About this RNA:
SAM riboswitch aptamer (S box leader) from Chitinophaga pinensis, 106 nucleotides, folded computationally. The coordinates come from a structure-prediction model, not an experiment, and the mean pLDDT is 84. The sequence was found by an Rfam model in a public genome assembly.
[in-house]
RNA sequence: AACUUAUCAAGAAAGGCGGAGGGACAGACCCUUUGAUGCCUUAGCAACCUUCUGAAAGGAAACGGUGCUAAUUCCUGUCUAUGCAUUUGCAUGGAAUAGAUAAGUC
Numbered sequence: 001a002a003c004u005u006a007u008c009a010a011g012a013a014a015g016g017c018g019g020a021g022g023g024a025c026a027g028a029c030c031c032u033u034u035g036a037u038g039c040c041u042u043a044g045c046a047a048c049c050u051u052c053u054g055a056a057a058g059g060a061a062a063c064g065g066u067g068c069u070a071a072u073u074c075c076u077g078u079c080u081a082u083g084c085a086u087u088u089g090c091a092u093g094g095a096a097u098a099g100a101u102a103a104g105u106c
Base pairs, nucleotide, nucleotide: 002105003104004103005102006101007100008099013042014041015040016039017038021031022030023029025077026076027075043069044068045067048065049064050061051060052059053058073098078095079094080093081092082091083090084089
């Protein structure tokens, strides 16, 4: 890198370094010199792995391995149902695609 399975409406920030872009991609919208993104430290959230308990379902814990701590995966991207409009559209819902994370396979 690829594949499989699960989850994605909740939750959780301060300081230091540094100095211009960032929010995966495209569009929209937003964050950002009142200092973003990133890196480091500390803190926290969660509970996938983990531990305890249990026949199971489930419950509990948080030392350790990850992850996460702007906006629902920020929203929309393809198909579809319904309603409105009718010109191409708009709103709501469902399914997919893509992405992220975990555990596993090769």